[in-house]
RNA sequence: GCUCUUGUAGUUAAAUGGAUAUAACAGCUCCGUCCUAAGGAGUAGUUGCAGGUUCGAUUCCUGCCGAGAGCA
Numbered sequence: 001g002c003u004c005u006u007g008u009a010g011u012u013a014a015a016u017g018g019a020u021a022u023a024a025c026a027g028c029u030c031c032g033u034c035c036u037a038a039g040g041a042g043u044a045g046u047u048g049c050a051g052g053u054u055c056g057a058u059u060c061c062u063g064c065c066g067a068g069a070g071c072a
Base pairs, nucleotide, nucleotide: 001071002070003069004068005067006066007065010025011024012023013022018055027043028042029041030040031039048064049063050062051061052060
């Protein structure tokens, strides 16, 4: 330098055009306990960035940025 894959809550992952983006763990509040923990109830938080296509984009297209793999 070229090609390919990939980027979603703090973490690990679902959702491949259709509504409110989902779960687990972690966090916070409450219950519980003498205290802590286990356990129970509730709650906040996410699509890398910028454009485009579409009635509608996490999903498709383009560029940029990051990560990984292959070739030279």

The RNA shown here (transfer RNA) has 72 nucleotides and comes from Candidatus Nomurabacteria bacterium RIFCSPHIGHO2_01_FULL_39_9.
The RNAcentral record of the sequence draws on ENA.
Rfam family: tRNA. By type it is a transfer RNA.
Its mean pLDDT, the model's own confidence on a scale to 100, is 81.